[in-house]
Molecule: Bacterial RNase P class A
Organism: Simiduia agarivorans
Formats: sequence, C1' cells, structure tokens
RNA sequence: UGAGUCAGCCAGGCAGUCGCCGCAGCCAUCAGGUUGGGGAGGAAAGUCCGGGCUCCAUAGGGUAAGACGCCAGGUAACGCCUGGGGGGCGCAAGCCUACGGAAAGUGCAGCAGAGAGUAGACCGCCUAAGCAGAUUUUUCUGCCGGUAAGGGUGAAAGGGUGCGGUAAGAGCGCACCGCAUGCGUGGUAACACGUCAUGGCAUGGUAAACCCCGUCUGGAGCAAGACCAAAUAGGAAUCCUAUAGGUGUGUACCCGCACUGGAUUCGGGUAGGUUGCUUGAGGUGUGCAGUGAUGUACACCCUAGAUGAAUGACUGUCCAAGACAGAACCCGGCUUAUCGGCUGACUCACAUU
Repeated sequence: UGAGUCAGCCAGGCAGUCGCCGCAGCCAUCAGGUUGGGGAGGAAAGUCCGGGCUCCAUAGGGUAAGACGCCAGGUAACGCCUGGGGGGCGCAAGCCUACGGAAAGUGCAGCAGAGAGUAGACCGCCUAAGCAGAUUUUUCUGCCGGUAAGGGUGAAAGGGUGCGGUAAGAGCGCACCGCAUGCGUGGUAACACGUCAUGGCAUGGUAAACCCCGUCUGGAGCAAGACCAAAUAGGAAUCCUAUAGGUGUGUACCCGCACUGGAUUCGGGUAGGUUGCUUGAGGUGUGCAGUGAUGUACACCCUAGAUGAAUGACUGUCCAAGACAGAACCCGGCUUAUCGGCUGACUCACAUU
C1' cells in the first nucleotide's frame, strides 16, 4: 500500500417562526392564562421464544399436543448467551453446524445398473472336482458350476494397500493402516491419546419420515385487572292512593271491552371518568472476582407516558446530502430492514528500511 476478519459507536448539524402531549411554579371562582423544563429506536418492527405483573383454574400423577436434544457454565427465565469438544469451510485472522438413538419396530430411495441390502454374475476371469463328446496321448469343446481381483452403472456396490495363497478368486492367511470392543492415561465432562489387549470386520443411508429415549411447558392476556359512577329500561324494600283517574278501541255519544298506579331509598350493570402507567431483573462511571457470558461493592443520575391517541410543519444556512423506520403494561433475547461514516484489535500478500 492492497485484500480481508472480528468487536464497538454515530444515525444530518445549527438558527428562527408557528403548533401538539405531559410535568413543576405563579395568577385565576371556573374556563383558562403565563413562566420554566421534558418529549421515540437501534431496531420502537415481526409478535417468534422466555420472564415479571393481573385474572381464572389447580391434591398428586398421567394422557394428548408442542418445543428442545454434544459437554460445562451464566441467567429471573429461555428455544438466548459464554467457554469447550466433534464435524465441515478458509493459506490465515476467522466462519458455519438441527450435533441423542438406524443391533426396538415400520416405512422410503427417481434415473441408471446384472445387483440398492439375508447382496449381486452384464462384460470379464477359471475349468481343480463331476458329467458328456472329439482325440492314440498331449489337448480341445459343451454342460454342471466356481469367482467380487478387473471393467461398466450410480450420490452410494458390503474396509484399504501389499505379500502369500488359489484352477481363478476371496480376511482364506499374514504385515501395515483403518474400524469395533475392552483396558490404561489426561480432562469436571463432552472427548482426546496409546510400542496395550482382543476381534477378520459386523451394524449401508435416511429420524427438519413415523417412531423410541430424555428434558421442559396449566389457560388467557393491560381491550388483563381494580375503583368511582349519569340518563333510559328493568329489579328489590318501605310509604301513599283505592275502583276513581288516564290511554286505546268498537261507533260520534251513552255503554261495553283491553291496558295502566305515585313517591322515596337500595343494589347490579351500560355510557363516561380515575387507576393499572412507568423507579426498573433501570442507566452511567470506577474497583474487585472470572478466559468469558456474568456477578458483586461504592458513587452519581431519573431519561416519553398518549387513549382517536402528542413528539410535527415551514424558512434560512453548512456539509460528508441524511437509510430503515414511529412507543401504547414492562423487561431479557432472537429474527428481519437499514444511506453513509468513524474507532480499535487481528490475518494474508507485496514493497521499503
């Protein structure tokens, strides 16, 4: 200098004018006025996990359903995070990993191929044994067969290389490598290692297929829940009135028929209002413990709280020209979206000293 890896941070700045939602002080009987100060994010998003909180349910246990699944740790908890192990990728820094069980059972595997799971004879190789024929013999041909070395198919063909062996072959035998089981050593463990022992080598793949094993999960959610409480209708209690009155109808009247009391108090519940509501597993800094996630001690800080729902609009100016996007009970995560830029650590290549 170039190419990369990891971790963290910022998210247009400044000024003016007009608004919107809370809070505090003052004035005001009220309505309101005035002054001061505060007012979205790294993801507020998706609502995918976990928890707090609230109500309902609940002896204990089980079934169903779902999630998770190497080991150890962290945490209020987790399907999250940290560290480690195995496997894969990269020259490296580093990154990815759904990573229990296929000797409990069932299922599945297109095309190609002789054969796809109790292996398999298409080409090739072999005629040692048996049978038949030809031949004087040697030998040749056919049948019955043998063979997993070689070719070919496939993602995958039932350990690999070499020597021996054989008719040709074959863990058939042996050596080395691999594998399995045991043992030993190291490690909390996953696991790793071995001048060790035993075994000729099984149990092909697939469990984000059913399934089996283990662990976890009661349900609903702030429109939860709590409190205050109109009008109208209906309910209960007490008191008052007493066959009168009112309304409708047959038909205009008489008359007939049908319906119907008044007041006060109480309780439930609706509209509406208050609350839940933001001081919290909170933040910042420093020290200590720890590889780390994290824990702990001390000091300091208070940083939106709306409810038809505020956080905006316009103007000027500067530059690097401004992305994704808007709280709705709260918190910890994950995932997804995102213009441009800054800082630190590390790796590789080249060059110079």